[in-house]
RNA sequence: GAUAGAGGUGCGGCUAAUACCAGCAGGUUUCUUCACGAAGGGACAGGCAUCCCGAAGGUUCCGAAGAGAUUAUCCGCCGAAGUAGUGUUCUUGCCUGAAAGAGCGCUGCUGGGGUGCAGCAGAAUAUGCUGUACACUGUCACAGGUUAUGUGGAGCGCUAUC
Numbered sequence: 001g002a003u004a005g006a007g008g009u010g011c012g013g014c015u016a017a018u019a020c021c022a023g024c025a026g027g028u029u030u031c032u033u034c035a036c037g038a039a040g041g042g043a044c045a046g047g048c049a050u051c052c053c054g055a056a057g058g059u060u061c062c063g064a065a066g067a068g069a070u071u072a073u074c075c076g077c078c079g080a081a082g083u084a085g086u087g088u089u090c091u092u093g094c095c096u097g098a099a100a101g102a103g104c105g106c107u108g109c110u111g112g113g114g115u116g117c118a119g120c121a122g123a124a125u126a127u128g129c130u131g132u133a134c135a136c137u138g139u140c141a142c143a144g145g146u147u148a149u150g151u152g153g154a155g156c157g158c159u160a161u162c
Base pairs, nucleotide, nucleotide: 001162002161003160004159005158008078010077011076012075013074015072016071017070018069026062027061030058031057032056033055034054040053041052042051043050044097045096046095047094048093081110082109083108084107085106086105087104088103089102090101091100092099111137112136114134115133116132117131118130119129120128121127139153140152141151142150143149
């Protein structure tokens, strides 16, 4: 340097079903109150273009979706993957900006899963992410009475073969 492997409640993805989201948003019927404004107002900001025409509450009927979750099959794997920052491409009518989402690149951090607490996101007590504490587990180094075990490090690591 190349190839192949290991950690285990191991990581991620597609598809399908189910629950939840939610009897919510939205539409519809009717009533009450306010308003009588189009020379105006509205769409994330400004400009252009296009479109729309009041607000609140009660009532009748209809009634979603995305994100996330669980289960199952299958697929790709062991920096698997996640996350922070940054650059860039695409989407939201066009241009500039903002915000949100998806992809790719670079840099940094994290060995892995679990539980408790805190924070953020979320409809949520589900779940995800981050931080922290606790043990557990794998790996290497050192110590050891070379047994048991203890301490410490990190995956840019470890083991095997060539």

Lysine riboswitch aptamer from a mouse gut metagenome, 162 nucleotides, folded computationally. The sequence is in RNAcentral, with records from MGnify.